[in-house]
RNA sequence: CGAGGCGGUCGGAUGGCCGCGCGCCACGUCGGGGCUCACGCCCCGUGAACGGCGCGAGGAAAGUCCGAGCUCCGCAGCGCAGGGUAGCGGGUAACUCCCGUCCGCCGUGAGGCGAGGACCAGUGCCACAGUGACGAUGCCGGCCGGGGGGAGUGAAACGGGGCAAACUCUACCCGGAGCAAGGCCAAAUAGGAGGGCGCAACCCGGUUCGCCGGGGGAGAGGCGCGUUGCCCAGCCCUCGGGUCGGCCGCAUGAGCCGUUGGGCAACUGACGGCCAGAGAUGGAUGGCCAUCGCCCGGGCCCUCGGGCCCGGGUCCAGAACUCGGCUUACAGACCGCCUCGCUGA
Repeated sequence: CGAGGCGGUCGGAUGGCCGCGCGCCACGUCGGGGCUCACGCCCCGUGAACGGCGCGAGGAAAGUCCGAGCUCCGCAGCGCAGGGUAGCGGGUAACUCCCGUCCGCCGUGAGGCGAGGACCAGUGCCACAGUGACGAUGCCGGCCGGGGGGAGUGAAACGGGGCAAACUCUACCCGGAGCAAGGCCAAAUAGGAGGGCGCAACCCGGUUCGCCGGGGGAGAGGCGCGUUGCCCAGCCCUCGGGUCGGCCGCAUGAGCCGUUGGGCAACUGACGGCCAGAGAUGGAUGGCCAUCGCCCGGGCCCUCGGGCCCGGGUCCAGAACUCGGCUUACAGACCGCCUCGCUGA
């Protein structure tokens, strides 16, 4: 100097004019309570326009592939079915994720990838070539019987071969649905119509003699299936009608930053600091102008550095409950460590 590998940061800036969404403060108004003879005062809530202070997308917000937090539903034990993972150790709230390490493959290398348990539990498959492709239960040859070798084909020849990202087996793990979860308020309708299963026996009261009520126990129902127990008198199906309004959930978190200790690392302990870091609901952060930064191309100048002018471009792409990952998309700029090649000292 060139090429590569791994990790990290940013991913436009400034000003002007016009236009947006939200949070907090605060006033009228209105409601409730207390005190006072009264005037009026105090407290709580509600809080209009205007006003003041402040905030306003991400490296993936994407895919919805995993895992959770949270919410609601599900009766439990055992077994089956179903699904997931798969060397070993560690991390984590958990994971199919991350770190380390063994083995295998790719690469000169730094590094990258992983289809990583089992083929004597069983079933199945192995193209072409070859006589024949796996207990050959068949066939050829030799032989009393037993044993062995060679050629050719092929990845592999009468055999403890290969394939399980073929079915399967083994070990371990696993409820379901999801913020359109779920609550509260208000409003409206049709306390709608038609069916099925069930409330055993027994006792008490009533009776219009159809039956009703209470006890009792029972069994319809309660899980994808089975069984045992438990709960419980209701359970289920079809048709039809009303409510598409408002508020909460809604952002303080397995959070972020710094210092320091432990650990190869992932990560983790302690101490200190920060949080007015969006909270929408047909869904906000935009439009115009100017200057600059960076990249590319062309031209001119130049005291090898570099300067000026013109033109073009400036990535992927928008939160909608929140987090930990993975995967995919991504113009360009910078930093660190490492590898290879060339050259020089």